[in-house]
């Protein structure tokens, strides 16, 4: 110095060709079980989709500029 791949929930990750409320599991709270603790069960909490601009009627999704982090080549 040149290319490439990732970034959504406290934590792994989904999310199709742009389409009308952003999701699952684990965790966490609560509730009901239970002598009583955990499993299994119910029902909540939780997001400025890294960040800023563009495009569009509509953006996590497309573009573009930067960020963090990995690889690979020199």
């Nucleotide at each position: 110095g040149g290319g490439c791949c990732a970034c959504u929930a406290g934590c792994u990750c989904a999310g199709u060709u742009g389409g009308u409320c952003a999701g699952a599991g684990c965790a966490c709270c609560a509730g009901a079980c239970u002598u009583a603790u955990a499993a299994a069960c119910u029902g909540g909490c939780g997001g400025u989709c890294c960040u800023g601009a563009g495009u569009u009627c509509a953006a996590a999704u497309c573009u573009c500029a930067g960020g963090u982090g990995g690889c690979c080549c020199a």